About this RNA
A computed fold for a 401-nucleotide RNA from a Thermodesulfobacteriota bacterium, annotated as Bacterial RNase P class A. Rfam family: Bacterial RNase P class A. Rfam classes the family as a ribozyme. Its mean pLDDT, the model's own confidence on a scale to 100, is 75. A source record names the gene rnpB.
RNA sequence: CGAGCGGUUCAGGCGGCCGCCGGCUGUGGUUUCGGCAAUGAGACCGUUACCUCGGCGGGAGGAAAGUCCGGACUCCGCAGGGCAGGAUGCUGGGUAACGCCCAGAGGGGGCGACCCCAUGGAAAGUGCCACAGAGAAUAGACCGCCGGCCCGCCUCGCGCGGGUUUGGUAAGGGUGAAACGGCGGGGUAAGAGCCCACCGGCGGCGGAGGUGACUUCGCCGGCCUGGUAAACCCCAUCCGGAGCAAGGCCAAAUAGGGGAGCGAGUCAGGGUGGCCCGCCCUAGGCUCCCGGGUCGGUCGCUGGAGGCGGCGGGUAACCGUCGUCCUAGAUAAAUGACCGCCGCCCGGCGACACGGUAACGCGCGCCGGGAACAGAAUCCGGCUUACAGGCCGCUCGGUCC
Numbered sequence: 001c002g003a004g005c006g007g008u009u010c011a012g013g014c015g016g017c018c019g020c021c022g023g024c025u026g027u028g029g030u031u032u033c034g035g036c037a038a039u040g041a042g043a044c045c046g047u048u049a050c051c052u053c054g055g056c057g058g059g060a061g062g063a064a065a066g067u068c069c070g071g072a073c074u075c076c077g078c079a080g081g082g083c084a085g086g087a088u089g090c091u092g093g094g095u096a097a098c099g100c101c102c103a104g105a106g107g108g109g110g111c112g113a114c115c116c117c118a119u120g121g122a123a124a125g126u127g128c129c130a131c132a133g134a135g136a137a138u139a140g141a142c143c144g145c146c147g148g149c150c151c152g153c154c155u156c157g158c159g160c161g162g163g164u165u166u167g168g169u170a171a172g173g174g175u176g177a178a179a180c181g182g183c184g185g186g187g188u189a190a191g192a193g194c195c196c197a198c199c200g201g202c203g204g205c206g207g208a209g210g211u212g213a214c215u216u217c218g219c220c221g222g223c224c225u226g227g228u229a230a231a232c233c234c235c236a237u238c239c240g241g242a243g244c245a246a247g248g249c250c251a252a253a254u255a256g257g258g259g260a261g262c263g264a265g266u267c268a269g270g271g272u273g274g275c276c277c278g279c280c281c282u283a284g285g286c287u288c289c290c291g292g293g294u295c296g297g298u299c300g301c302u303g304g305a306g307g308c309g310g311c312g313g314g315u316a317a318c319c320g321u322c323g324u325c326c327u328a329g330a331u332a333a334a335u336g337a338c339c340g341c342c343g344c345c346c347g348g349c350g351a352c353a354c355g356g357u358a359a360c361g362c363g364c365g366c367c368g369g370g371a372a373c374a375g376a377a378u379c380c381g382g383c384u385u386a387c388a389g390g391c392c393g394c395u396c397g398g399u400c401c
Stems, first nucleotide, its partner, number of pairs: 001397009012342005018336001020059002023056004028051003033046003061373001065384002068382005073243004085239005090104005105119001106117004120234002125232002127228003142173002144169004148164006181199002184196003200224002202221008247299004257290006267284001268282005306325008344370007354361002
C1' cells in the first nucleotide's frame, strides 16, 4: 500500500426557548358516591371522574423495515391413527423452537488470509436432454478402416486405382455441454475389456482410525452403469386451524325484538253499509322493565426464554450460578421544531508558526455546503434487505528499511 475476517458505537455534544405522549404529585373549579337521617337546603370530611394552572422524573432502532421462518400467549377444534397438503434434507451438537447458530465431513473458488454449496436417493419407476450431429441411452456407420464381389491399369508383385442397394468394424476424424471408462501391449482381415498389466469408477468381503458424516489400507469380481430430483416421484423427519382487528368485561342515542301495566270517553285503522248513527275487531297510543348487536370505553399491555458484570463448564454455539439494573406503551397513533456555540465530513481560497529538501499536508485561517437508512403498535429468538461515518482487534499478500 492492497486485501480477508470479526467486534463495537452513533446522526454528535452543551445551552436557551416553544411544544407532544404517558406516570407520580400539588393548587383551584365542576362532578359521582358515602358519612346522611322522614323530606329539603347548605356547610364539612373522605372518595370517583373531568378541566385549568404548576412541580418531579421517563419517552424509538440496529435494523423499530420486509412480514420470510420459529416460538410464547389467546380462541376454536381434537380418543387415537391414516389420507391429502406443506416444509426441511451430509454428520454431531446448541435451543422453548426453527428453514437459525456452532463445530466438523465432502465438493468448488482464491497465491493466501478466507469465501461459497437445497449436499438424501438417478442401480425403484416414469419423463426430459435445446442447437449441432449419422447417432443423446441397454445408441449410432456421416467420413474413414477391413474383407467379399465387379471393373480398369500394370513393371505381373502378397501391386495400384475405381465402383458396390454386400458384409464387418466404435481404433481414428467430425458434431456437441455430454458420444456408453483412460492408456499401453497382445490379438485381428480391420477392430473391440475380446484378453492382459497399470490407473480410475462401481459392487462385495475384511483390517485400522473416528460418536458420526467420512478417511485410509488390502483382497476379489471385467461389473464399466451419461446428465437432470429448485422434473414427477421414492425415502426419512416435522407440521390441527386462525390470529392482539386474538380474546375478556362494561355499555349510549336511534331503529328493531320480548314482556308487564293502563287504555273510560274522544281520536286513528279495518269490517258491515249507498251514506250517517249504531254494532264488531285491532291495540295503532302512553309508562316501565328485559335481552342482543353497533358507536364508545376498558382489560389484554409490557418485568422478559430480559440487560450488564463476575465466576465455573464447553473448541464453539451455548449452559449453570451469584450479584446488580428497570429500560416507551400511543390508538389516527406521542418521542418534535427553532436559535446560539463547539465538534465531524466534503469543496474552494489564502498563508507557512508545526511536519516536510520541496511540492505540499490528515497541521493553521476564512468562506460555502453536508450529516445516511429509517419511526415502536402483543411479546420474544432468527433470517433477509437498506444505510453516512468513527474506533478497536486478529490475519494474509506485495514493496521498502